The part of an RNA shown here (small-subunit ribosomal RNA, 5' domain) has 528 nucleotides and comes from an uncultured bacterium.

Context: one part of a larger RNA
Formats: sequence, structure tokens, C1' cells
RNA sequence: AACGAACGCUGGCGGCGCGUCUUAAGCAUGCAAGUCGAGCGGCAAGGCGGGGCAACCCGCCCUAGAGCGGCGGACUGGUGAGUAACACGUGGGUGAUCUGCCCUUGGGUUGGGGAUAGCCACUAGAAAUAGUGGAUAAUACCGAAUACGUUCGCGGGACUGUGGUUCUGCGAGGAAAGGUCCGAUUGGACCGCCCGAGGAUGAGCCCGCGCCUGAUUAGCUUGUUGGCGGGGUAAUGGCCCACCAAGGCUUUGAUCAGUAGGCGGCCUGAGAGGGUGUACGCCCACAUUGGGACUGAGAUACGGCCCAAACUCCUACGGGAGGCAGCAGCUAAGAAUAUUCCGCAAUGGACGAAAGUCUGACGGAGCGACGCCGCGUGGAUGAAGAAGGCCGAAAGGUUGUAAAAUCCUUUUGCUGGUGAAGAAUAAGCGUGACAGGAAAUGGUCGCGUGAUGACAUGAUCCGGUGAAUAAGCCCCGGCUAACUACGUGCCAGCAGCCGCGGUAACACGUAGGUGGCAAGCGUUGUCC
Repeated sequence: AACGAACGCUGGCGGCGCGUCUUAAGCAUGCAAGUCGAGCGGCAAGGCGGGGCAACCCGCCCUAGAGCGGCGGACUGGUGAGUAACACGUGGGUGAUCUGCCCUUGGGUUGGGGAUAGCCACUAGAAAUAGUGGAUAAUACCGAAUACGUUCGCGGGACUGUGGUUCUGCGAGGAAAGGUCCGAUUGGACCGCCCGAGGAUGAGCCCGCGCCUGAUUAGCUUGUUGGCGGGGUAAUGGCCCACCAAGGCUUUGAUCAGUAGGCGGCCUGAGAGGGUGUACGCCCACAUUGGGACUGAGAUACGGCCCAAACUCCUACGGGAGGCAGCAGCUAAGAAUAUUCCGCAAUGGACGAAAGUCUGACGGAGCGACGCCGCGUGGAUGAAGAAGGCCGAAAGGUUGUAAAAUCCUUUUGCUGGUGAAGAAUAAGCGUGACAGGAAAUGGUCGCGUGAUGACAUGAUCCGGUGAAUAAGCCCCGGCUAACUACGUGCCAGCAGCCGCGGUAACACGUAGGUGGCAAGCGUUGUCC
């Protein structure tokens, strides 16, 4: 000097930050990932109509919830257990690779089929859930046709780093899905779908260098090291397998053990260094413990699935359910760390053509002097140097312009009002222009109109009021700024070091006074 600090005494306000460092211990409750009816069929409720004396029945419209389907749940958010490793950092490689959505661009979107949920009927079960039969839809599923590219095979040419690349010819294989709106005479617009090319973004893999401690760890290794051939993968590779060879690493520290997420940074220091990795940002790893795959463009799949284990809960004892290292909150642990708050108004994300829905991301508020910064607790005048306190034998000294008193101000407080910005080119509507068009719809641009604020009784500003609402803590022997009195008497006690205390203690306790810092001041801990 610093701190994610804690403890003691004290405590007025604001701004900006930060807030379980311990038990990756266990968790009640609520919320944290949905969305699309412009992909699909469609029940209830509701509306309309019809029938019937009525109960009610039938048809049409609409369509909550549920279901099929699509996209998203691989992002965002949390934590640091593991990891000494191509994990991270940095610089390269990929002629060894993939990439949904997005952008640019080429070509297509023809014609068929069979099911299955929801539903109905029934059955099993306490439940979770499951089964049988019947009927049905799609942008769900499956064939067929076609194939500019693409993929594979064969032939030829060119280039070459001899691995291949590229051009060309022939042959073979492989595709699709429609929806909404407008017009209605063929059609058009938008959103999609399929096969390709390029880009962007993201990701996988490989390599050089850097990357803690211990030798009281000196040898380690058999898929081990290499080759050949295959398998597997998006892709190289002992990644895996068969065969062959016997290699490979190591005192420039292998192996083993301990510790640890890495970095940008942060702290300190003149620097070199040393320490550290909270918050914020990037990367990695993990999601009760261990294992496994599925789906998918993409998986450590936190709020997915399966198996095993521990634990907790429900049970009709047959069987089931669960995973806060998301946001709050609880218990435990600990010296120690917050609200079961408000809102999607902004920014961002998912879905949707859009309106919009969802969003404990985020924006805010609350609590905590935990930190940094700023402000205030009044200003001027004021000597009878008042009273009181303390010291002194007294004179007197000191507290001290300090107070009182007089005049003034009103930051802050309380109170009344005002009130910008965060809200924008919104959508829609009206209107005009442009390109194309037979028209309509649609596209781009301009103008007008145009809803929406959690914070918020906010900030700010203008009044009213009245010095009114606001000072403590530590120290005073030397180091080290600041001294006297009384009490105590090696006692009680102090103490960072030296050391004080045994009868005049500037060192203990108290008082007065001084010094230092100040809404803080000290102590403890840690690091330089």
C1' cells in the first nucleotide's frame, strides 16, 4: 500500500460497485423454455340456425386444453469438484473435416400410396402408467417419375508437391410439401420445401513454443513404438482389429506422488520481480455418484432418456416419484456473505408472416459503512477572556472565540408543488412517389396520424420551515505527532519491538488537556 474480509466501539446522506472464500453438503415451496391454428385432424365451452310440449337432438361457425407435426429446449444462467493436460495461452496447419438458422446464386417443387395419435368402445392398476379393438389428418411416413449441379465407376486430356487436382465424354445412384392472401380466363405475391455452388458464423482434429512442487519418487511402457492391410469417423491417427518388426520415453527429470481450473487481468514494487485468478471478459470442465447411448446441423444433453449406487418421498406393499453448482428461500457448517421483491417499459434471446406469447437472461428496487468517491453535521461577529472542570502554595494558568449572545445561511432533513430523458422511423390506418404489371395483391421510399414506463411518492427544478435532524474512534516512554494530576504499589494490569509496574509510574486505571484520522476509527488475518 492492498482486501470478495471478519471482530470491537460508533454511525447523517447520496452515487457507483461488491456480497457463502467454509459443506461439488442436503433441500420444503414458487418460478427459471417455450412457441407456431398462416403445417394437421378436431372435442368441450360459446355463437347462429333448425326440430321437439319438454328433457333434449341435429347442422354450421369458432376453437381453450390435450394430441400429431415444425423450430427451439446444445443458447442464456450456475459452479470450480475434477484436470499438470494440446486443458489453457500464443503462433501455425487442415491437400485430413463438418456447419441448422443467415447472405449471394443456379436448377426444381410432377404424380401416387399405406398408416398412426388425438377420438370412440373396452380392459388392467391404489397410483405412475399400460394394453386390446375400431375410425381418421398433415409441411408426419413410404414408393414412383424427372436430375442443372452433386456422388460413384470407367475412358481421354491438362497440371502436379506423384498423394492427387482439374476439364471433358459415357454409364449408374439419389429429391421435394405445401400454406396464406389477392385475382379469377390461363395467374400473381409472400412464407416455405428439394438438389447444388459460394460466403459468413460456429465447431472438430493436428503441430511448434510457453505452463506449480517433490529425486527422502530413477527407471517407465506390451496396443506399448513403428510398418502393412482393413474397420470406424464429418475427418487424420493403435482410434479399433489381424499380421509383421522390437521398438518408444527418460537426469534437458520419464514414471510416481502432492497441489491446482487456465488466461486477459488484479495487488505490490522505481523497476526487475513477488503474490493472486473474487467481480467483468475469453476458453475449459462439471450438473447427486458411476456408466451408456439415442435424437439432432450441433450433446459434458443442469431443469432429456436408459442402467447401476447412495439418499429422500408416496404406496392399497404389488409398485412408483425425485435431483437448486438457475432466481429467491430453508437447514447444516462457519469468524463470515442479502429479498421466498417489481417488470418484460428498455437491451438481448426462442417461436411466429404478424399481432404477440415466453424469458429469476436482463432492467430495476430491497438489505449490508463490505469497498471507493462525494457532501453534511453550520457561517460571521463575539473577552466580563463568564460559569463549570483541570492544574497551581498563591498570584494565576488552561479548556478558550470555545460557549453564551447578536446577525446570517438552508446543503442535508421535514414538507408542498413541478417534472425531462430512458419511447424509437412500431404495427396499423390515410396519402404520395418509384420499378414491373392487364388487374389485384405484394415490394422499396417519403409525409401525416399513431398505443406502450417496472423503476417512480424516482432524478431535476421551484417554494415553505427552522441551526433546526447529524461525531466518533484510536493514541500521547522511544521508534512516533501528542503531558499533567490522582489512584494502584512486581498487585491489578500494559505490550508491535525495546520494555513498563516492588510508594511521587509522562508506559497500568481514571480525569483534564494534547495529537491523529474522521462516518468512520482501531484490532486480527493474508499478500507485496

The full RNA is in RNAcentral, with records from ENA and SILVA.